[in-house]
RNA sequence: GUUUGCUCAACGGGGUGCCCUACCGGGCUGAGACCAUACCCGCGGAACCUGAACCGGAUAGCGCCGGCGUAGGGAUUGAGUCACCAGUGUUG
Numbered sequence: 001g002u003u004u005g006c007u008c009a010a011c012g013g014g015g016u017g018c019c020c021u022a023c024c025g026g027g028c029u030g031a032g033a034c035c036a037u038a039c040c041c042g043c044g045g046a047a048c049c050u051g052a053a054c055c056g057g058a059u060a061g062c063g064c065c066g067g068c069g070u071a072g073g074g075a076u077u078g079a080g081u082c083a084c085c086a087g088u089g090u091u092g
Base pairs, nucleotide, nucleotide: 001084002083005081006080007079008078009077010076011042012041013040014039017028018027019026020025048073049072050071054067055066056065057064
C1' cells in the first nucleotide's frame, strides 16, 4: 500500500402480521409480531419496500410455504488485525 476475511466503533436502513368477539390473556409463523439499551440488515445489499387486494399449495387463520426473483428499488464510513506485495533503516 492492496484485496479479502475477522473484530470493534460510530452512523445509517427496516419490519412488527394472523387467530381466539374487543380489552386482558393466550395460540401460530418468525431473528424479531414493537415502543426495545431488543432483533435483522447496510452494495458480493432477499433486511425491507414495490409489483400485490398477484399466482399455486396448505392452514383455524395469516407473506404460513413455494412461485414471482438473474424483476424494479433499497441503508457505510473509520480503526485494528491476519494474509500478500513494495520500500526504508539497523545488525550479522

The RNA shown here (TPP riboswitch aptamer (THI element)) has 92 nucleotides and comes from Marinobacter fuscus. Rfam family: TPP riboswitch aptamer (THI element). About the family: Vitamin B(1) in its active form thiamin pyrophosphate (TPP) is an essential coenzyme that is synthesised by coupling of pyrimidine and thiazole moieties in bacteria. Of the family's consensus pairs, 91% are formed in the model. The prediction has a mean pLDDT of 76. Taxonomically the source falls in Marinobacter (Bacteria, Pseudomonadota, Pseudomonadales, Marinobacteraceae). It was read from a public genome assembly, where an Rfam model found it.